[in-house]
Molecule: Glycine riboswitch aptamer
Organism: Micromonosporaceae bacterium
RNA sequence: AUCGCCCACGUGGGAGAGACCGGCGGGUGACGACUGCGCCGGCGCCGAAGGGGCAAUCCUCCCCGGAACCUCUCAGGCACCAGGGACCACGAUGGGUUGG
Repeated sequence: AUCGCCCACGUGGGAGAGACCGGCGGGUGACGACUGCGCCGGCGCCGAAGGGGCAAUCCUCCCCGGAACCUCUCAGGCACCAGGGACCACGAUGGGUUGG
């Protein structure tokens, strides 16, 4: 600095895995029972909020610092819809950055 990168904001895109079992409650009921609902427990499973671990890498090198969609599965999640969603694209937006 009308560049790059990072953060925020806006718009658009955005995956996976149980319509499992049991108990209690709620609701309905023709009283046999039923359940797209809530909570708790069990087993199985998923990775892309967050968090932990390893560290390719940024760097001439070291310290400090940053750092994955890998990994763990604590948290979260597992029909559709909805919600959430790492990340990606775009921007005459705001801020930061010379580890450019």